The RNA shown here (transfer RNA) has 85 nucleotides and comes from an Oscillospiraceae bacterium. It matches the Rfam family "tRNA". Rfam describes the family as follows. Transfer RNA (tRNA) molecules are approximately 80 nucleotides in length. The source organism's lineage runs through Bacteria, Bacillati, Clostridia, Eubacteriales and Oscillospiraceae.
RNA sequence: GCCGCUAUGGUGGAAUUGGUAGACACCCGAGACUUAAAAUCUCGUUCUGGUUUCCAGAGUACCGGUUCGAGCCCGGUUAGCGGCA
Repeated sequence: GCCGCUAUGGUGGAAUUGGUAGACACCCGAGACUUAAAAUCUCGUUCUGGUUUCCAGAGUACCGGUUCGAGCCCGGUUAGCGGCA
């Protein structure tokens, strides 16, 4: 230098003929149970902000493009891994 693969919440990891992003699990928080705790069960759990039972905005490595609509398609870039030279 060329080719291929990979990049999604705090963590692992789904969503692949473009149609509600974060299923499921872990961690964490609250509650029930208990004399108390563990275990178990229930609920919540991406981030930021706000007037905080709620509301708004942002968000799939980054920057653009196509499209009514992009994690998914196209172009470029970055990082990691592998192969060739």